Annotation
c-di-GMP-I riboswitch aptamer from Anaerosacchariphilus polymeriproducens, 83 nucleotides, folded computationally. The coordinates come from a structure-prediction model, not an experiment, and the mean pLDDT is 78.
RNA sequence: AAUCCAAGUGGGUAAACCUAUAGAAAUAUAGGGGCACAAAGCUAGAAGCCUUAGGCAGAUGCAAAGGUAGUUCGGCUGCAACA
Numbered sequence: 001a002a003u004c005c006a007a008g009u010g011g012g013u014a015a016a017c018c019u020a021u022a023g024a025a026a027u028a029u030a031g032g033g034g035c036a037c038a039a040a041g042c043u044a045g046a047a048g049c050c051u052u053a054g055g056c057a058g059a060u061g062c063a064a065a066g067g068u069a070g071u072u073c074g075g076c077u078g079c080a081a082c083a
C1' cells in the first nucleotide's frame, strides 16, 4: 500500500400527532410524543417542492416575497472502530 473478515462503546437528534404562541399561509418556536436517521450537525449556493396576505392583472394567472436542510446536489464541521 492492497485485499478479505469481524466488531462497533458512550451517546445524540426527534416524524406523525396534541397543546400554546407567531404568521395571510406554507411553516416556525416551546412542551409532550417517538416514526425514523451514521451526519436527520450547521449552511438558502444551485435545483425541486409548498404558500399567496400585499403588488400587477382582473375569477384560474404573472412577477416577487416567504418557507422547506427529515427533497436532491454542494460547502463547512464532528463522534466511534478493525485500522
Base pairs, nucleotide, nucleotide: 012037013036017032018031019030020029021028022027035070041076042075043074045073046072047071048068049067050066051065055062056061